RNAcentral holds the full RNA, with entries from ENA and SILVA.
The part of an RNA shown here (small-subunit ribosomal RNA, 5' domain) has 524 nucleotides and comes from Paraburkholderia hospita.
NCBI's taxonomy places the organism under Bacteria, Pseudomonadati, Betaproteobacteria, Burkholderiales, Paraburkholderia.
Its mean pLDDT, the model's own confidence on a scale to 100, is 86.
[in-house]
Context: one part of a larger RNA
RNA sequence: GAUUGAACGCUGGCGGCAUGCCUUACACAUGCAAGUCGAACGGCAGCACGGGAGCAAUCCUGGUGGCGAGUGGCGAACGGGUGAGUAAUACAUCGGAACGUGUCCUGGAGUGGGGGAUAGCCCGGCGAAAGCCGGAUUAAUACCGCAUACGAUCUUGGGAUGAAAGCGGGGGACCGAAAGGCCUCGCGCUCAAGGGGCGGCCGAUGGCAGAUUAGCUAGUUGGUGGGGUAAAGGCCUACCAAGGCGACGAUCUGUAGCUGGUCUGAGAGGACGACCAGCCACACUGGGACUGAGACACGGCCCAGACUCCUACGGGAGGCAGCAGUGGGGAAUUUUGGACAAUGGGGGCAACCCUGAUCCAGCAAUGCCGCGUGUGUGAAGAAGGCCUUCGGGUUGUAAAGCACUUUUGUCCGGAAAGAAAACCGCUUCUCUAAUACAGAGGUGGGAUGACGGUACCGGAAGAAUAAGCACCGGCUAACUACGUGCCAGCAGCCGCGGUAAUACGUAGGGUGCAAGCGUUAAUC
Repeated sequence: GAUUGAACGCUGGCGGCAUGCCUUACACAUGCAAGUCGAACGGCAGCACGGGAGCAAUCCUGGUGGCGAGUGGCGAACGGGUGAGUAAUACAUCGGAACGUGUCCUGGAGUGGGGGAUAGCCCGGCGAAAGCCGGAUUAAUACCGCAUACGAUCUUGGGAUGAAAGCGGGGGACCGAAAGGCCUCGCGCUCAAGGGGCGGCCGAUGGCAGAUUAGCUAGUUGGUGGGGUAAAGGCCUACCAAGGCGACGAUCUGUAGCUGGUCUGAGAGGACGACCAGCCACACUGGGACUGAGACACGGCCCAGACUCCUACGGGAGGCAGCAGUGGGGAAUUUUGGACAAUGGGGGCAACCCUGAUCCAGCAAUGCCGCGUGUGUGAAGAAGGCCUUCGGGUUGUAAAGCACUUUUGUCCGGAAAGAAAACCGCUUCUCUAAUACAGAGGUGGGAUGACGGUACCGGAAGAAUAAGCACCGGCUAACUACGUGCCAGCAGCCGCGGUAAUACGUAGGGUGCAAGCGUUAAUC
């Protein structure tokens, strides 16, 4: 000099854009952060409508919109947080072969016929609660057989094994009393194949400190048989062999998430890894599996432990390193805000619902950038202050005065973009028996804004609302007076102060930066 997720002191007008627990991975009150689908299902607790009864109060009725709880599906493995652990099961780069894959895309084959249960509801019971038990009954895209098998798996090449589910829209002929059959479209379902993206695994190279750590290793190193996995493999097991690593630093100890990058520097290098992005690890502590395409699972389960809470003392409940917020620690780090309008995600045919992701607002000079605190004129060089050789000098065109301007602030008025998809109409094409439904394209219409009456624009009055901080001995830009008298004090280094201190304190003056300025800490 540059820099910082900074803090402290003094001061403080505005805006834009960023950033904001670096310390106790300490403990957490409260609210919210993952739901959705009635076009899978039985139903109907509550609401609205319709129907029925009744003079009325009201009652009955799943008939309709819809829907609590329940069965079922998908999601909850993403998104969000933190950096404790980890020196290599991680990361970065380059390779590899023995793998998996829900949803998505492409084309192929199929979707036939049956069955038994079980929640819910009802009845009864236990319990303080959390919750649980028994009986009766019921549905499905829940569950289980049978049939079929283009592929698939196993194979002794004869063969054997193994699948599925329906739901919704529309409709001409024909059948049917109707429901519907039937046809067709869409969404699904099953089987195998290919693709995409994603993930699992292996190897090489690279990136840290200590030798006051020199030897380490028994599933250890390799082989065979077996097991296990989606998959290679001591991954596991039995037997056999005696190997494997190490001064090119094994092992041990300490420290640490890694990278793209960030800061500095002419570079080489050095230091760092906040924010943003990729990967990894973790979710009260330790262990374990279940479900599932995917977890050994932050807001799932089980066991043990510590802690907290409820209890009728028998027993139960919980996990903010999600967003806010509280206590504590600390030099130190924000609101218990708004909205799903946009972007994205989950569910759904859709309408739509959910989303503390996200977008916004609030707080903080924490940082960067921009703007302002007036402009011109004005010598009697006013008054006052300070200094003085008492002549004057300086503050100083500074002020006052005069003439202007109105950024910002205040008030008044206007007022966005961010929002076109979805939706509706018309039309063309595809599918089709169909001018129906549905899908794709074109075109026209019109709805939707948290921010926010915000940005921005116009107008009004009025210099009005806005300057400090550090320094002035040398380094280093900037000097005098008074006070003090080795005292009080200053200080980054050299050093100042013991009666004329440009070095302490105050004042006047000056210098440098400026909504900041200094100090401290840290890196180069």